The RNA shown here (small-subunit ribosomal RNA) has 1485 nucleotides and comes from an uncultured bacterium. It matches the Rfam family "Bacterial small subunit ribosomal RNA". Rfam links the family to the GO terms ribosome and structural constituent of ribosome. The coordinates come from a structure-prediction model, not an experiment, and the mean pLDDT is 83. RNAcentral holds the sequence, with entries from ENA.
């Protein structure tokens, strides 16, 4: 410090996720030791048991029990035991009681509390303070009770009642009192409040104890400590909480308090708080700190420390220096326990512990030795504070689980290309060490004189022996680390992206590796990364985001200049910011963690002093911002009143007759009752053609005939005036298209709804005919629009160019122009700059300042609930649960479009001939079957693989055999094998018999072949063409596909390759930020067309000769044809025109051939997971007495049917018969076969020639000549069937071809639809070949005869280039929307039901304080005649206040609810096709 994830790729926006650190943690697996820390985060839930606050006998009475002492008695072991009495003098001690001090500390918890808290800084002249310290003064004299105790007595108990009786440092009275308290004349200071001094008057103290010195006691003053109260500032969320408040705000007086104060009361006034967030609701103890972060910030508030609050829940006071009191009291309530049912007792949020809750948190331990606390004079007692120990890897830190050597690189395991490789110096083995462990021995510091829980602990020594000690997670990317097996969208994984459908580095296991390590992972939470709430440090044209527009309040911001002030600001000083922590430096535990000491740091703090630039404030001035006055012209600016013509419609009348209207085409509709058309007249409403212009005006919405009236704003000009009067603007107020609503008018045209007609599968639409609200007017609502420049307002600055509107100036002119120029508006282009890009660019989206509004992933949703507005429709404000990993912007390359442009192709058109109908052949589907082997499926499967299934082929089926195998290699044995014969058998084969080797040799043997045997292995047309190679098809012989360098762009990419011409062509030319190059095109190759040369046999025959029935048959010749080799020839080369002077095109000449002469071979980058594992090769998987192999027979030839490709036909351009002519290219010895004979024929017989320019196949056929048939199911057609044969072949039954005789089916030119072909082509005619024993209508090749048509590119199909749109990229066979149906999920509404909290009104009124009364009771003081009386006090009653409770009625907020509403998510459901292309009616608000 970043990374992954939206896309085919890119840049941006934007969310989600990861890597880091942390924790009072928990869970999983694992676990050796020690040190230091930490340990109920949940139920402030309930608690058994024990302990946690006592102490003082030097305050007091008392003294049972116990000990001591003394005396007496008894027993006897004569100094012991037992008993009794006395004594509390001495030394102790004491449960209970009176009294003092403490119990308000320490310890726990965080429920409440958003301020009576906390933090920080102040104030208290408005205050208290036990114990402690200092100073001063003092302590005189009396008195009455009471607990304990005794007795009686109530009660189960708790606890009492009465009686008797006693003490004190308990209580009371009197005296004294400098000072103290209250009141106060007067004086001084002072603005006041008040302070100081203070005559006189009034008031109030005390305690003793003891050995002797102490400890106490009272008053006063001061200090210290600890508080109380008050103030400034800071300290959560929510406005879907906007108004709150009656003791409320203030005053006067009084009460109350330690003290100020509405703290309380009476009276008076009507205030006080609030958008700088009152009031309400929700949440929450606060801080030092902790954690994270570079910081600013964010989150947090365990342990430790400070403060606060609480103590079962609520209320209340008492005591006291201090409490409204955790281990006190009273009352009420809930709960638990005891009970004799009458009553009582209790409060672990102290330490342990229990139950419960929970994912989860420890021992009913030891000790007061240390530190500290209470009491005490002290010894000391108490102390679950504390110090220690126990449990827990909960955290941090440290240590160990061995070290060195050791290669045959062992075994095992894993893997393998079978060679090896990894684990791996790892192990074994050798040597060494002993931290730890175990055992034994020694043994601290902590303690100042005594005292050690920890603890026989830390530590040390000795002995033993590598001995006792390694796991966890991960290994697709992010992210370090890879292979094998298993599994087969299953099981499973997953933080995100995503893995898994038979070769998974992603699941599970294994081997190996990586990381950390006594831990490692997971989960949860916090910060970070996240600049993803942006102060530091973001944005708003199109990604989320500018309010529809204005006026203007608060607020924010604000021109030049002078003076003052000092709030902000800046500087210095002082105080404070507890300790601990963080940081730095040292030091102590062996180190570290940990601990200690010192320092530094830390505030938006407070106070004081100073500065005066800037901001603020006060005062004065200025004119440039702003405004006013004056003069002009422009304008659909607004409102009202009036006027006008054109057109539509309707009405009346005339003319006139059969249609009109409407559409893609129609129909509904109108019309013979007279329409449409046309003429005249009239009515009525609405809108204002031309002018009209990216022209004008207005804030926006918006405004368009003309005239008048009223009225707003802007602009220009030149002076004068005011003197900052300004800008923005939360709330607020106003305006605000269309539609809609209310009331009343109006209604011509248009036109939602509606009706009808069409279209359609449907058509609740698009089209047509009608048609009502509405559109218009007046008044009033509504308040929204893609209200858009998707761009808030203001000011300033920053190149230009060119239009246009208004006003002005200059020059010139007779004048109008022209030209130059200023201001204001409105457009276009464009530099810098900005921008993700597109684009913006003086009218900014540039550069700055000021103010407002708004945004923070998509969906749910601009929805629900609540509130406000509205008559309603609805508007404004505005969430969440849940769900996804994207949603989105701009641009790029493709693909696509029922987008556009250009161009090509037998693509259409123009033609010729077919297919589709028939019969047959052949292939396929389907069906059948034991099997009908397998593959190929739009074009690009279907006369395809198959250039030829009777056996074989053959892969299929049935049956019969074989198992190292039919075939290959290696090893061993034998020597023959083969063959022949016989038997069985369908054969394979089995059995028996017979026969018995070959080559080489160094004589050992080796090799070949054959048989037998063993195991390695063979074999597989078994699977996967979606694991592959190779080969092939197809787009397409279409003109394309790319690269290097350069340039442009952030980038994907672009440019080149686009453009203008041209071509069959990315062919060539020109232009151009491109310049070149490659694969394709073309050419080079073959063939064919002309000529020449060479060469003439088997070819040819012109001349010569010979010769025949005829014949190159012969001599001869090579001229010609031909053959087959080498050359030539054609290049837009020449001429004319067009064209840009180009490329090229058009025409012409010459030429055998002319613009690629014809044909062929040749197939770019790539596409289709195209085809082929059954040609071959090959990975993996499967099989191995079988999925291998041999054999026989069967099947691949089946047959209701459907399709493809063909053949033959339907006839007269023909059939049949007879005669007769002309090819090319091939093939031939396991062959082609002449001639002759036989057969009607297929063929047979005999046999010649030919290994081929020699012989043969071989007859070419259509054609031509002649004859016949005469339009018929025929002399067409030949299927089918019967019979008879031929040939091949072991074998023609299933299942061959051919021949002859007989038979003579369908078919009379073929629906929708569809195919081929542009010239030697189509059509038509025959010929040959491959395969092959035999079998062709198929395939491949050959020649003969030989057309028609092409205007043209609108349309169909396919393709190329450019451009455009796109929500497509698996690329339109794409994407995608909504209802419905089903399942699940969360949410809203809902008659209600049921909780919680809370307000108001009334009621109620325990305990208690205070007040009143106080008949009843009453020790201290006073008085007394001693009886009493008085005073004080108490009980009791009453009153105010008030907790729990009750009634009524609201509010807020939960839970639940039949039913209901929409939403989300789900597998390939249903219906349509709304959107994306002109998405087929442009889309959208």
């Nucleotide at each position: 410090a970043g990374a992954g994830u939206u896309u085919g790729a890119u840049c941006c926006u934007g969310g989600c996720u990861c890597a880091g650190a942390g924790u009072g943690a928990a869970c999983g697996c694992u676990g050796g030791c020690g040190g230091c820390g930490u340990g109920c985060u949940u139920a402030a839930c309930a608690c058994a048991u024990g302990c946690a606050a006592g102490u003082c006998g030097a305050a007091c009475g008392a003294g049972a029990a116990c000990g001591g002492g003394u005396u007496a008695u008894a027993g006897c072991u004569u100094g012991c035991u037992a008993u009794a009495a006395c004594u509390g003098u001495c030394a102790g001690c004491u449960a209970a009681g009176u009294g003092g001090c403490g119990c308000a500390c320490g310890g726990g918890u965080g429920a409440g509390u958003a301020a009576u808290a906390u933090a920080u800084a102040g104030g208290u002249a408005a205050u208290g303070u036990g114990c402690c310290u200092u100073a001063g003064a003092g302590a005189a004299g009396a008195g009455a009770a009471u607990a304990a105790u005794u007795g009686u007595u109530g009660g189960a108990a708790a606890c009492g009642a009465c009686u008797u009786g006693u003490a004190a440092u308990g209580c009371u009275c009197u005296a004294u009192a400098u000072g103290c308290c209250c009141u106060u004349a007067a004086u001084a200071c002072a603005a006041a409040a008040g302070u100081a001094u203070g005559c006189a008057g009034g008031g109030g103290a005390a305690a003793u104890a003891u050995u002797u010195a102490u400890a106490g006691c009272u008053c006063u003053a001061a200090g210290a400590u600890c508080g109380g109260c008050c103030u400034g500032u800071a300290c959560g969320g929510u406005a879907u909480c906007a108004g709150c408040u009656u003791g409320u705000u203030g005053g006067u007086g009084a009460g109350g308090u330690a003290a100020u104060g509405g703290c309380u009361c009476a009276c008076c006034a009507a205030g006080g708080c609030u958008a700088u967030g009152a009031c309400g609701c929700c949440u929450a103890a606060c801080u030092g700190g902790u954690u994270u972060g570079a910081g600013a910030g964010g989150a947090u508030g365990a342990u430790c420390a400070g403060u606060c609050a609480c103590a079962c829940u609520g209320g209340a006071a008492c005591u006291g220096a201090g409490a409204c009191a955790c281990g006190g009291u009273c009352c009420a309530g809930a709960c638990u326990c005891c009970u004799a049912c009458g009553g009582g007792a209790g409060g672990c949020a102290g330490c342990a512990g229990u139950g419960g809750g929970g994912a989860a948190u420890a021992u009913u331990g030891c000790a007061c030795a240390a530190u500290g606390g209470a009491c005490g004079a002290a010894a000391g007692u108490c102390u679950g504070a504390u110090g220690c120990a126990g449990c827990a890897a909960c955290g941090c830190c440290g240590c160990g689980u061995g070290g060195a050597g050791g290669a045959u690189g062992a075994c095992a395991c894993a893997u393998u290309u079978c060679g090896g490789u990894g684990c791996g110096u790892a192990a074994a083995c050798u040597c060494c060490u002993u931290u730890u462990a175990u055992a034994u021995g020694a043994g601290a510091a902590g303690a100042a004189a005594a005292u050690g829980a920890c603890g026989g602990u830390a530590u040390c020594a000795u002995a033993u022996g590598a001995a006792u000690a390694a796991g966890c997670g991960c290994c697709g990317g992010c992210u370090a680390a890879c292979u094998c097996c298993g599994u087969g969208c299953c099981a499973g994984c997953a933080g995100c992206c995503g893995c898994g459908g038979u070769a998974a580095u992603a699941c599970g296991g294994a081997g190996g590796g990586c990381g950390c390590a006594a831990g490692c992972g997971u989960u949860a939470c916090u910060c970070g990364g996240a600049a993803u709430c942006a102060c530091u440090g973001g944005g708003c044209g199109u990604a989320a985001a500018g309010c529809g527009c204005g006026u203007g309040u608060a607020g924010g911001c604000g021109g030049c200049u002078c003076g003052g002030u000092a709030a902000g600001u800046c500087a210095g000083a002082u105080g404070u910011g507890a300790a601990a922590g963080c940081c730095c430096u040292u030091g102590g535990c062996u180190c570290a963690a940990c601990c200690a000491a010192g320092g530094a740091a830390a505030g938006u703090c407070a106070u004081c002093u100073g500065a005066a630039a800037c901001u603020g404030c006060c005062a004065g001035g200025c004119u440039u911002g702003a405004g006013u006055a004056c003069g002009g012209g422009a304008g659909a600016g607004g409102a009202g009143a009036g006027u006008g013509g054109a057109a539509u419609u309707c009405c009346c009348g005339g003319u006139g007759u059969a249609g009109a209207g409407g559409u893609g085409a129609a129909a509904u509709u109108c019309g013979u009752a007279g329409a449409u058309a046309u003429c005249g007249g009239g009515a009525g409403g609405a809108a204002c053609a031309c002018c009209c212009g990216u022209g004008g005006c207005g804030a926006a919405g918006g405004c368009g005939a003309c005239u008048c009236u009223c009225u707003g704003g802007a602009c220009c000009g030149a002076u004068a005036c005011u003197g900052a009067c300004g800008c923005u603007g939360a709330g607020a107020c106003g305006c605000g298209a269309a539609a809609g609503c209310g009331u009343g008018g109006g209604g011509a045209g248009c036109a939602a709804a509606c009706a009808g007609g069409a279209u359609u599968a449907g058509a609740u639409a698009c089209c047509c005919u009608g048609g009502u609200a509405g559109u218009c007017c007046a008044c009033g609502c509504c308040g929204u629009a893609a209200a858009c420049g998707a761009u808030g307002g203001g000011c300033a600055c920053u190149a230009g160019g060119u239009g246009u509107a208004g006003a002005g100036g200059g020059u010139a002119u007779u004048g109008a122009c022209c030209c130059c120029u200023u201001c204001u508006g409105u457009g276009c282009c464009g530099c810098a700059g900005c921008u993700a890009a597109c684009g913006c660019a003086u009218u900014a989206a540039g550069u700055g300042c000021c103010c407002c509004g708004c945004c923070u992933g998509g969906g749910a949703a601009g929805u629900a609930c609540g509130g406000c507005c509205g008559c309603a429709a609805g508007g404004c404000u505005a969430a969440a649960a849940c769900u996804c990993a994207a949603a989105g912007g701009a641009a790029u390359u493709g693909a696509c479009g029922g987008g556009g442009g250009c161009c090509c192709g037998c693509a259409c058109a123009a033609g010729c001939g077919g297919u589709g109908g028939a019969g047959c052949a052949u292939g396929u589907g389907g069906u059948u079957u034991a099997a009908u082997u397998c593959g190929a499926c739009g074009c690009a499967a279907c006369g395809c693989g198959c250039a030829g299934a009777a056996c074989c082929u053959u892969a299929c089926c049935u049956g019969g055999g074989u198992u190292u195998g039919a075939c290959a290699u290696c090893c061993c044995c034998u020597g023959a094998c083969c063959g022949c014969u016989a038997u069985g058998g369908a054969a394979a084969c089995a059995u028996a018999g017979u026969u018995u080797u070959c080559u080489c040799u160094u004589c050992g043997g080796a090799g070949a072949c054959a048989g037998g045997g063993u195991g390695a292995c063979a074999g597989g047309u078994g699977c996967u063409g979606c694991a592959u190679g190779g080969c092939u098809g197809u787009c397409g012989u279409c003109a394309g596909c790319u690269c290097g360098u350069g340039u442009c762009g952030u980038g994907a990419g672009a440019u080149g390759u686009u453009g203008g011409g041209u071509u069959a062509a990315g062919u060539c030319c020109c232009g151009c930020a491109a310049c070149g190059a490659g694969c394709g095109c073309a050419a080079c190759c073959c063939u064919u067309g002309c000529c020449u040369u060479u060469a003439g046999u088997u070819g040819c025959u012109a001349a010569c000769a010979a010769g025949u029935a005829a014949a190159g048959c012969u001599g001869a010749g090579c001229a010609c044809u031909c053959u087959a080799a080498a050359g030539g020839a054609a290049c837009u080369g020449c001429c004319g025109g067009u064209g840009u002077u180009a490329a090229a095109c058009c025409g012409g000449a010459g030429g055998a051939a002319g613009g690629u002469g014809g044909g062929g071979a040749u197939g770019a980058c790539g596409u289709c997971a195209a085809g082929u594992c059954c040609u071959c090769a090959u990975g993996g998987c499967c099989u191995u007495u079988a999925u291998a192999u041999c054999c026989a027979g069967g099947g691949c030839u089946a047959c209701a049917c459907a399709c493809g490709u063909g053949c033959u036909a339907c006839a007269a351009u023909g059939g049949c018969c007879g005669g007769u002519a002309c090819a090319a290219a091939g093939g031939g010895u396991c062959g082609c076969u002449a001639a002759c004979c036989c057969g009607c024929g297929a063929g047979g017989g005999u046999g010649u020639g030919c290994c081929a320019a020699u012989c043969c196949c071989a007859a070419a056929a259509a054609g031509c000549c002649g004859g016949u048939c005469u339009c018929a199911g025929u002399u067409c057609g030949g299927a089918u069937u019967g019979g008879a044969g031929u040939c091949u072949g072991c074998a023609a039954c299933u299942c061959g071809a051919c021949u002859c005789c007989a038979u003579g089916a369908a078919g009379u030119c073929g629906g929708a639809a569809u195919c081929g072909c542009u010239a030697g082509u189509a059509a038509u005619c025959g010929u040959g070949g491959a395969u092959c024993a035999g079998c062709a209508u198929g395939c491949c090749a050959c020649g003969g005869u030989g057309a028609a048509u092409a205007c043209g590119u609108u349309c169909c199909c396919g393709g190329g280039c450019c451009u455009u749109g796109u929500a497509c990229a698996c690329a339109c066979c794409g994407c995608c929307c909504g209802u419905c149906a089903c399942a699940c999920c969360a949410c809203g509404a809902a008659a209600g039901c049921u909780g919680a909290u809370u307000g108001u009104a009334c009621u109620a009124g325990a305990a208690g304080u205070c007040g009143u009364u106080g008949a009843g009771c009453c020790a201290a003081c006073c008085u007394u005649u001693c009886g009493g009386g008085g005073a004080c006090g108490c009980a009791a009653a009453c009153g105010c206040c008030c907790a729990c409770g009750g009634u009524a009625u609201g509010a807020u907020u939960g839970g639940u609810g039949a039913u209901u509403g929409g939403g989300g998510u789900g597998a390939a459901g249903u219906c349509g096709u709304a959107a994306c292309a002109a998405g087929g009616u442009a889309a959208c608000c």